[in-house]
RNA sequence: CCCCACGUAGCUCAGUGGCAGAGCACCGGGUCGCUAACCCGGAGGUCGUAGGUCCGAGUCCUGCCGUGGGGG
Numbered sequence: 001c002c003c004c005a006c007g008u009a010g011c012u013c014a015g016u017g018g019c020a021g022a023g024c025a026c027c028g029g030g031u032c033g034c035u036a037a038c039c040c041g042g043a044g045g046u047c048g049u050a051g052g053u054c055c056g057a058g059u060c061c062u063g064c065c066g067u068g069g070g071g072g
Stems, first nucleotide, its partner, number of pairs: 001071007010024004018055001026042005048064005
C1' cells in the first nucleotide's frame, strides 16, 4: 500500500428497511433463621464517526477512525 470481517447497554452478543432487545453484571423487593440459589420488578443506549439513498436506516451505499485477519 491492497483485500476481507467486525464496531449496538458495564461485559458477551441478537436485531438482514417500519416501537432498539436478551443473558450476565448493577439497583429495589419477595422467599429463607442467615447466606447462596431461586422468583418479581427497575435502571442503564446520540447503535464508532461524517455524509448519501429512502416516506422511513442499527440494517443499504461511500469516506474516515478503531479492532482482528489475509496479501505484497
Molecule: transfer RNA
Organism: uncultured Methylovirgula sp.